This is a predicted structure of a 509-nucleotide part of an RNA (small-subunit ribosomal RNA, 5' domain) from a bacterium. The coordinates come from a structure-prediction model, not an experiment, and the mean pLDDT is 81. It matches the Rfam family "Bacterial small subunit ribosomal RNA". Gene Ontology terms of the family: structural constituent of ribosome and ribosome. The sequence was found in a public genome assembly.
[in-house]
Context: one part of a larger RNA
RNA sequence: GGUCGAACGCUGGCGGCAUGUCUAAGGCAUGCAAGUCGAACGUACAAUGAAGAUGCUUGCAUCUUCGGCGUAAGUGGCAAACGGGAGAGUAACACAUUGGUAACGCACCCUGAACUCGUGAACAACUCGUGGAAACGCGAGCUAAUACACGAUACAGAUGGGGGGUCUUAUGACAUUCCCAUUGAAAGAUUUAUCGGUUCAGGAGCGGCCUAUGGCCUAUCAGCUUGUUGGUGAGGUAAAAGCUCACCAAGGCUACGACGGGUACCGGGCGUGAGAGCGUGACCCGGCUCACUGGGACUGAGACACUGCCCAGACUCCUACGGGAGGCUGCAGUCGAGAAUCUUCCACAAUGCACGAAAGUGUGAUGGAGCAAUGCCGCGUGCCAGAUGAAGGCCUUCGGGUCGUAAAUGGCUGUUCUGAGGGAAAAAUUAGUGAUUGUACCUCAGCAGAAAGUGGUUGCUAACUCUGUGCCAGCAGCAGCGGUAAUACAGAGACCACGAGCGUUGACC
Numbered sequence: 001g002g003u004c005g006a007a008c009g010c011u012g013g014c015g016g017c018a019u020g021u022c023u024a025a026g027g028c029a030u031g032c033a034a035g036u037c038g039a040a041c042g043u044a045c046a047a048u049g050a051a052g053a054u055g056c057u058u059g060c061a062u063c064u065u066c067g068g069c070g071u072a073a074g075u076g077g078c079a080a081a082c083g084g085g086a087g088a089g090u091a092a093c094a095c096a097u098u099g100g101u102a103a104c105g106c107a108c109c110c111u112g113a114a115c116u117c118g119u120g121a122a123c124a125a126c127u128c129g130u131g132g133a134a135a136c137g138c139g140a141g142c143u144a145a146u147a148c149a150c151g152a153u154a155c156a157g158a159u160g161g162g163g164g165g166u167c168u169u170a171u172g173a174c175a176u177u178c179c180c181a182u183u184g185a186a187a188g189a190u191u192u193a194u195c196g197g198u199u200c201a202g203g204a205g206c207g208g209c210c211u212a213u214g215g216c217c218u219a220u221c222a223g224c225u226u227g228u229u230g231g232u233g234a235g236g237u238a239a240a241a242g243c244u245c246a247c248c249a250a251g252g253c254u255a256c257g258a259c260g261g262g263u264a265c266c267g268g269g270c271g272u273g274a275g276a277g278c279g280u281g282a283c284c285c286g287g288c289u290c291a292c293u294g295g296g297a298c299u300g301a302g303a304c305a306c307u308g309c310c311c312a313g314a315c316u317c318c319u320a321c322g323g324g325a326g327g328c329u330g331c332a333g334u335c336g337a338g339a340a341u342c343u344u345c346c347a348c349a350a351u352g353c354a355c356g357a358a359a360g361u362g363u364g365a366u367g368g369a370g371c372a373a374u375g376c377c378g379c380g381u382g383c384c385a386g387a388u389g390a391a392g393g394c395c396u397u398c399g400g401g402u403c404g405u406a407a408a409u410g411g412c413u414g415u416u417c418u419g420a421g422g423g424a425a426a427a428a429u430u431a432g433u434g435a436u437u438g439u440a441c442c443u444c445a446g447c448a449g450a451a452a453g454u455g456g457u458u459g460c461u462a463a464c465u466c467u468g469u470g471c472c473a474g475c476a477g478c479a480g481c482g483g484u485a486a487u488a489c490a491g492a493g494a495c496c497a498c499g500a501g502c503g504u505u506g507a508c509c
Base pairs, nucleotide, nucleotide: 001509002508003507004506006505007504008503009502010501013379014378015377016376017375018374019372020371021337026335027334028333030332031331032330035078036077037076040075041074043072044071045070048067049066050065051064052063053062054061055060056059085290086289087288095214096213097212099210100209101208104207105206106205109203110202111201112200113199114198115197116196117151118150119149120148126141127140128139129138130137131136157183158182159181160180161179162178163177165174166173167172188195189194216262217261218260223253224252225251228250229249230248231247232246233245234244235243265287266286267285268284269280270279271278272277292313293312294311295310296309315326316325317324318323343369345368346367347366351365352363353362354361355360382412383411384410385409392403393402394401395400417446418445419444420443421442422441426436429432453498454497455496456495457494458479459478460477464493465492466491467490468489474481475480
C1' cells in the first nucleotide's frame, strides 16, 4: 500500500448491486418447508336434473329409481434418494487430474422390434362388537382394482453344456455366430383423441468400483501388522476383491518416513504480489460427509433415507401412573454463548422441480419486499456575482495579518426532497394471468430550503501558533515528549488528509 462474511469509537442525506451466527454440530415454543393423480379402484357425501309414489296448504314437503358438477378418508401408482441446510467427522481413492471396467448398474426420457391370452383367492375402506386417559388397537363379516397370486405363449433374455470363429501382452475373453436343455412377461383407463402395461436391443445422461500422480505439521512418534500379505475352495454383491468364512503358506509396510500424535472437509477459486510465491477455502459452482448420540436393516431403479421404520442412550413434553410423544446442521423466530451477524413478511406472476392426459395442485426451491453504511459503485449537501476586505474569533513587532468571496446581499437552478397527476417492461401464448407495485420512469408545482463529519499537525508524514500545566496531569506505531518560554500533554484558533464516512483493533499478502 492492498484486502476483509469483520468488530469497536465518533458521525450519518439518497439510490443501485451484493453480503449478513466466523462463537455453542448448544437447547428449542409457534407456524410453514412434499406432495399429487377420481382418465387405476370400491365406497360415502353431494350442487343440480329427470321419472314415479305418498301427504296435503295445489305447489311445496317426504320417499324410491336413474343420471350427476364435484368433495373426501381408504386401497393403488409415481414422487418423497431431488430440491434446501451444515462442515461435526475425515490425512482417506475423501478431493483434483489421469486412465481402466474384457469386473458393473440404471426408474423416468428418446429410438427400434415383438407382444398385451386366461383364471383365482384376498385385504383396507365399510358394518357390527369390543379394549384404552391418550397414542393406538383387537375380533367377526362384506367388497373393487393398473393391488396380489396362478396358468398359457415368447425372442437376439437368463442359467447350464457343446462346436466354429474372432480378439487379446497374457493367465485367457466371449462384445460376434450356430446347436441343445431348463426357465422367466403383461393391465388396463377414457371425453375414442390418446395415455398406459410386458419383453428384448440401442441411445442419452447419471452412478458404482479400480489404477497412477498431486496437495498439512510432528522423529521429544522407529519400528508397524494376524484377515495381517498371498493362494485354494465356498459364500456374498449390480460388480473385481480378505468383502466374509474354512484350510494352506509366511508373508505385507517402513528413513522416498511406515505406525502413532496433532490439525483440517477437498477442488474451481479468493486475497496479495511484477512474477515466483505466500495466505486462504465466506458468498457462487462441482465433489464428499453429516442429520439429537450410537447401531441396524426394511421398502425401492436408487437410501442403510434431514421433516421414513426398529433398538439402545441422553434430554424435553403429556399422562387417568397402566403408558405414550418429540428431534429447526430447512424458512422465519426464541433462549443461551459471544466483540458480533436480519423479518415469526409477500407470491407461486416468472424460472425450475414433483404429480397429472389436461385444467391444475404443491413448492420458506425460487422470485421479491423488510432490517443493517457490512462492502462496492454512483449522486447530493448548491451555482454565479459579491470588498465597507463588515461584525466576530485568533495572532500581533499594535502598523497590521488571518479565517475570507467566506458571510451578509442580489440573481439562478431543483439533482435530491416534499406534494399532485400519469404510469410501465418483466407475459412465453389467440385470450386471460404481475407478488414485486401504483414500484421504476415521465410531467407539473414548491422552498436554498431538510442533508458534514472524522482523524491528524516533533521526525518518519501532508499540515503551527497562542494559552494552561510544570517528570504532574497526560501522550505514544517507533524514536521519544512533559522537571516554568512544550509546534509532542490539555484547550482554542489556524492548517493538512480523506469524505457519508473517518479512525482504532484484529487477520493475511